A computed fold for a 111-nucleotide RNA from uncultured Ginsengibacter sp., annotated as SAM riboswitch aptamer (S box leader). The model forms 88% of the base pairs in the Rfam consensus.
RNA sequence: CUUAUCAAGAAAGGCAGAGGGUAAUGGCCCAACGACGCCUUAGCAACCUAAAAUGUUUCAUGAGCAUUAAAAGGUGCUAACUCCAUCCCGACAACAGUCGGGACAGAUAAG
Numbered sequence: 001c002u003u004a005u006c007a008a009g010a011a012a013g014g015c016a017g018a019g020g021g022u023a024a025u026g027g028c029c030c031a032a033c034g035a036c037g038c039c040u041u042a043g044c045a046a047c048c049u050a051a052a053a054u055g056u057u058u059c060a061u062g063a064g065c066a067u068u069a070a071a072a073g074g075u076g077c078u079a080a081c082u083c084c085a086u087c088c089c090g091a092c093a094a095c096a097g098u099c100g101g102g103a104c105a106g107a108u109a110a111g
Base pairs, nucleotide, nucleotide: 001111002110003109004108005107006106011041012040013039014038015037019030020029021028024086025085026084027083042078043077044076047074048073052068053067054066055065056064082105087102088101089100090099091098092097
């Protein structure tokens, strides 16, 4: 940089000791009943992948594609929708907002 996904799911112990929610601002939360972080174990998920079943494609095999199930390996994840808003558009509403769509930014995977 490209593509896909982002409303579901899944926590205990140890270390450590003050902020954290990965720019900013505002809000709202988490946090000395120890958050965040690190380590261990466990779990979740099914992006890649080993193995499998069915269908499809093909003259045929294989490869490919689709679906299903699984979870050995590579990642990832295990507070809150990516915690919410910010910019644009639309509907409702009637000036405060609600809902939906998009953009930007970000996260993860594969290339």